[in-house]
RNA sequence: GAUGAACGCUAGCGGCAGGCCUAAUACAUGCAAGUCGAGGGGUAAAAGCGCAGCGAUGCAAUUGAGACCGGCAAACGGGUGCGGAACACGUACAGAACCUUCCUCAGAGCGGGGGACAGCCCCUGGAAACGGGGAUUAAUACCCCAUAGCAUACGACCAUGGCAUCAUGGACGUAUUAAAGGUUUACCACUCUGAGAUGGCUGUGCGGCCGAUUAGCUAGUUGGUGCGGGUAACGGCCCACCAAGGCUUCGAUCGGUAACUGGUGUGAGAGCACGACCAGUCACACGGGCACUGAGACACGGGCCCGACUCCUACGGGAGGCAGCAGUAAGGAAUAUUGGUCAAUGGGCGGAAGCCUGAACCAGCCAUGCCGCGUGGAGGAUGACUGCCCUCUGGGUUGUAAACUCCUUUUACGGGGGACGAAAAAAGGUUUUUUUAAGCCGUCUGACGGUACCCCGUGAAUAAGCACCGGCUAACUCCGUGCCAGCAGCCGCGGUAAUACGGAGGGUGCAAGCGUUAUCCGGAUUCACUGGGUUUAAAGGGAGCGUAGGCGGGCAUGUAAGUCAGUGGUGAAAUCUUGGGGCUCAACCCCGAAACUGCCAUUGAUACUAUGUGCCUUGGAUCCUGUUGAGGUUUGCGGAAUAUGUCAUGUAGCGGUGAAAUGCUUAGAUAUGACAUAGAACACCGAUUGCGAAGGCAGCAGGCUAAACAGGCAUCGACGCUGAGGCUCGAAAGCGUGGGGAUCGAACAGGAUUAGAUACCCUGGUAGUCCACGCCCUAAACGAUGAUUACUCGACAUACGCGAUACACUGUGUGUGUCCAAGCGAAAGCAUUAAGUAAUCCACCUGGGAAGUACGACCGCAAGGUUGAAACUCAAAGGAAUUGACGGGGGUCCGCACAAGCGGUGGAGCAUGUGGUUUAAUUCGAUGAUACGCGAGGAACCUUACCUGGGCUAGAAUGCGUUCCGCCCGCCUGUGAAAGCAGGUUUUGCGGCAAUGCACGGUUCGCAAGGUGCUGCAUGGCUGUCGUCAGCUCGUGCCGUGAGGUGUUGGGUUAAGUCCCGCAACGAGCGCAACCCCUAUCAUUAGUUGCCAGCACGUCAUGGUGGGAACUCUAGUGAGACUGCCGCCGUAAGGCGCGAGGAAGGAGGGGAUGAUGUCAAGUCAUCAUGGCCUUUAUGCCCAGGGCUACACACGUGCUACAAUGGGGGGUACAAAGGGUUGCUACCCAGCAAUGGGAUGCCAAUCUCAAAAAACCCCUCUCAGUUCGGAUCGGGGUCUGCAACUCGACCCCGUGAAGCUGGAAUCGCUAGUAAUCGUAGAUCAGCAACGCUACGGUGAAUACGUUCCCGGACCUUGUACACACCGCCCGUCAAGCCAUGGAAGCUGGGUGUACCUAAAGCCGGUAACCGCAAGGAGCCGCCUAGGGUAAAACCGGUAACUGGGGCU
Repeated sequence: GAUGAACGCUAGCGGCAGGCCUAAUACAUGCAAGUCGAGGGGUAAAAGCGCAGCGAUGCAAUUGAGACCGGCAAACGGGUGCGGAACACGUACAGAACCUUCCUCAGAGCGGGGGACAGCCCCUGGAAACGGGGAUUAAUACCCCAUAGCAUACGACCAUGGCAUCAUGGACGUAUUAAAGGUUUACCACUCUGAGAUGGCUGUGCGGCCGAUUAGCUAGUUGGUGCGGGUAACGGCCCACCAAGGCUUCGAUCGGUAACUGGUGUGAGAGCACGACCAGUCACACGGGCACUGAGACACGGGCCCGACUCCUACGGGAGGCAGCAGUAAGGAAUAUUGGUCAAUGGGCGGAAGCCUGAACCAGCCAUGCCGCGUGGAGGAUGACUGCCCUCUGGGUUGUAAACUCCUUUUACGGGGGACGAAAAAAGGUUUUUUUAAGCCGUCUGACGGUACCCCGUGAAUAAGCACCGGCUAACUCCGUGCCAGCAGCCGCGGUAAUACGGAGGGUGCAAGCGUUAUCCGGAUUCACUGGGUUUAAAGGGAGCGUAGGCGGGCAUGUAAGUCAGUGGUGAAAUCUUGGGGCUCAACCCCGAAACUGCCAUUGAUACUAUGUGCCUUGGAUCCUGUUGAGGUUUGCGGAAUAUGUCAUGUAGCGGUGAAAUGCUUAGAUAUGACAUAGAACACCGAUUGCGAAGGCAGCAGGCUAAACAGGCAUCGACGCUGAGGCUCGAAAGCGUGGGGAUCGAACAGGAUUAGAUACCCUGGUAGUCCACGCCCUAAACGAUGAUUACUCGACAUACGCGAUACACUGUGUGUGUCCAAGCGAAAGCAUUAAGUAAUCCACCUGGGAAGUACGACCGCAAGGUUGAAACUCAAAGGAAUUGACGGGGGUCCGCACAAGCGGUGGAGCAUGUGGUUUAAUUCGAUGAUACGCGAGGAACCUUACCUGGGCUAGAAUGCGUUCCGCCCGCCUGUGAAAGCAGGUUUUGCGGCAAUGCACGGUUCGCAAGGUGCUGCAUGGCUGUCGUCAGCUCGUGCCGUGAGGUGUUGGGUUAAGUCCCGCAACGAGCGCAACCCCUAUCAUUAGUUGCCAGCACGUCAUGGUGGGAACUCUAGUGAGACUGCCGCCGUAAGGCGCGAGGAAGGAGGGGAUGAUGUCAAGUCAUCAUGGCCUUUAUGCCCAGGGCUACACACGUGCUACAAUGGGGGGUACAAAGGGUUGCUACCCAGCAAUGGGAUGCCAAUCUCAAAAAACCCCUCUCAGUUCGGAUCGGGGUCUGCAACUCGACCCCGUGAAGCUGGAAUCGCUAGUAAUCGUAGAUCAGCAACGCUACGGUGAAUACGUUCCCGGACCUUGUACACACCGCCCGUCAAGCCAUGGAAGCUGGGUGUACCUAAAGCCGGUAACCGCAAGGAGCCGCCUAGGGUAAAACCGGUAACUGGGGCU
């Protein structure tokens, strides 16, 4: 885009078309084929007339229904698509092999006679249908005779023609056959003959479905003879005989499906799909068979028979055939009225009038389709109201939409008018002509239908829906829902902010329709003729030879089949296209043209193809001479190794492995030597080599044999290429028979390994491995690349030839390789050995899986091979390349990463955090590294978020408005655990005379509350980690189809993407480094509270004092370090040096500083914040409790286990901090914690404050101790409202575990580790052994980068990309689905054989009938059907069973 459509929602009108696609299922009822009295006999009713009769009625004549005889029609028209793969259809020819009623033309004729049968009448059977008998009768019914030829048949003759049989014409002879009348005066009929027209019949070429998992089929089959039979006619159409043919891979036979065509839909076309309506043909008429009649049928509304079904019946017997029009039932998703008329068109009959006509013309139903029209038009902004949305006192949108004003009237409604289609023919009249015929006159006729159309009236009045809005694809927001409900054409949406579900508002598209479903074409160059491919995506056969076939070198010539051109015929009409025309337009219809790309015939052309002939040599082949090679086959020979055997030497192991064990060995192994035997394979040469068609081929020599190449250019003369089937070869494994059997070695056994180990490793070992013969026929049979031929830049290597010789060089040829240009390719890559450019032939492919499976067939001894599906299922499977990530891949490098060291943890006790458990609650968070002395830098109350209980509700706080009260503040009482509740008391600020206002406080009401409730996966901010790792990017250019690359890689160098060099890159940014701070040296400035060298005073002593400004120090400013200098190495960057100098040397030491990003990392409980939840509670207040629990597990620490130590005494040396509800000197009391006094200090001034380790002296002497200090008892101190749960400290007493810590594991590279003490924050106090700072003393070690961990760069592989914590395979379990096999059960169509056989044709025939023609009956042949039998084929179903798919 389309449809004979259907379904859902919706629906105003008209025109034109269409309307059982399914059950060719079954049918009630009506109608669909009759007509002719001018063919014939003849009658009922009725009518009028005549006669008789009073009448009833009867008689005669006229007109005359139905039925009957006869003629014509009924073979057309109408329906359907069963069957049929066929000369059925289409197209073109042919019939010298034929028929044709009615019609037209032409010729001829129409004489005589006869006997019947219906009807009618009588009798009679039957329920009916339908008969039987008798008598009588007509014809355009039937028969006989006559006449007749140009008719038919036969014979022979002549002429002409052709296409073989022959045809046509002429003349002759013999034989045979005709007829019908009617009405009336003019016609209609009848008979014979010829011609025409029309219709039919037959034959042939070509054309149009699928299956080879259908490869062979055929006995009347193929042909002939018989002037055979039969037919309109040819013919095995049929029969008798004879022969053995005929068809088929160019697809016979068989199976499946199907009416064919003009055309229709789609498509640019070629095609593909279809064959409703309309038109042509065919076939069929309940299923099957058969003939009759006839011009025509084997007959839809005729007949006979068989069968199935339905109906009637008196049970004896009968009737029927809607696939005609309506209609009914059924089936189905689904398809209409039991309508009108013969007015028109057409048909039948008739002389005609006319009759008949469900053909036809009309109407009805249905949005089924196409086309047209309408549902109003113009104005109208306060941009109204509602609705919806938002950043919400406002805005946006709906929206000029509405209201309102003006206008119009198609349509609908009412009224009025009102067609075309009708033209005739005929009847009648008339003119011309001899008639036919033609012209003129004239009457009648409309179903549709009072319809179309026209006019008038009224009044916006009567008329809009459907689908969609994530992308494809035009159109966006809110609410609800919360992987639910649902959507979905594909991708995919939905798990609490859904433009995707449902609703709403808004929008988009189409519109009396809109969507959905189904089907076809297109897009799909996705079966590729136009117009595809096969190295790796699916796809080259394992290889060769070769049949058919396809294709094929040069020149000349003949022919003209293909080809091309002209002409003629045909290609029905309709359709399509186009020019016009008619309905108001259009759809639709009419006229004309063009077209119908085809077929046939004919006339030409001859380039190409084909074909015939002749010639040629370049393709191909042959010949001669050489060369080469693991080419094949066969025979013989050889040495090394191995194994075995014998003998000898010799002694304890051998062997094997990662390490072992099994195994062998004192019965003498292994090892060594000699000899012997056996089988198999051929080291070195040996190669990136050679040969072969492929598989494949390797010691040496001989025989036989094949090939390639080179040279010669002698011979043949296109002999060629490819190759469906076919034939041959075909590694390994395997099979059969017979040998052989050394090695190796499936199976098997044992030993190991392992969680297991039916494996990898080891010890053995059978088949096999080897030979002969015969099978098998497959491989990643690979260059994943078919064969052949021609052409197309180069370079290098190599094997073997040739150019006389040569290891050089060079030319040339055939092979074998590597690299590269153009070109090709999706890219990787290929590139004269093509995957380039062309040609020919073969093979093969068409999404993945199911599956190379099933079934069938063929082959095979078997194993199995070849051929080779489907159901079902998925939305991918796949190729090449890219960026990452990863690897028990590689390279380079780094890091306390390992190593080298020192000290710890893991064991003990305690502290602290966590898990778990417990609990009314043990609030919450943090959970590998990157949680666990973490948030918490201070949980007795408070904190506090948790629990129990008691209370409050605009609330505990703040703001605003408001009512009332009162200054505020405060005090008291009751109750209570408190909070709170209830009550009382005291008192009034400022301004103002007052009313009252303001301020403050309380209170009432109202507005803003509150929430440590949820979501860190809605967020901001902040933070951890990789990682202070050296990386991460951009612009422009260049490369690539692209992803992307390059730059950033490479060579060096560095701590560093630091720098240098190189380079299709050149630059730049964020990172690195530097700039900042502390510290190490010096200078300078400034000296108080700090300092004191020199001077002075003073003290027992002290910078205590005067003074000083040197030093230390304090804290400001500067200097200094840059590989700057030297040497060596290096192009440079840079590196090296116990270099120099220097306080410091190559970043001097330390800090702050954290790129792009990763972990949906952490935090809604710091804070902020979207959404959700809660509101007499999840908010707020209070008391008590809990966060401190305790079988246990883990992390982080402290103290120890002791002598490098403990204890006692003595003597030194810091830095950095803190201090006014504070630090406190000093004095006193106390053993002490501390208390009582008292002084200084808001601090370089006073104070905390004693530094400790260290050093000196004494003691302890290796022990659970003079180590260790847990635990417990007692007594105290301090803080605080309060130390019970639950504080710290002091004193006395007690004196646990623990004697250096398993597996494992942590930190540290120098002022570091280790060790020693000091201070501070938080804080009433303190669970601090924590944390953060400070200084004192002060080591050891680093060979080195193999390994472990982490990281960086380059490279490689990848089926990974939520990225190896990835992906993913198979069994098993469960559910569902389709399918194979299968004992059996069951169905279908087809063929065969035999039996039987209706109707009927044909043949035969004495008895019966008939005057006769002929008939009846009987017999025979064939046959629908029925039956029997054995098979084959195709389905369905099935216990059980096999695999497969999905979850």
Molecule: small-subunit ribosomal RNA
Organism: uncultured bacterium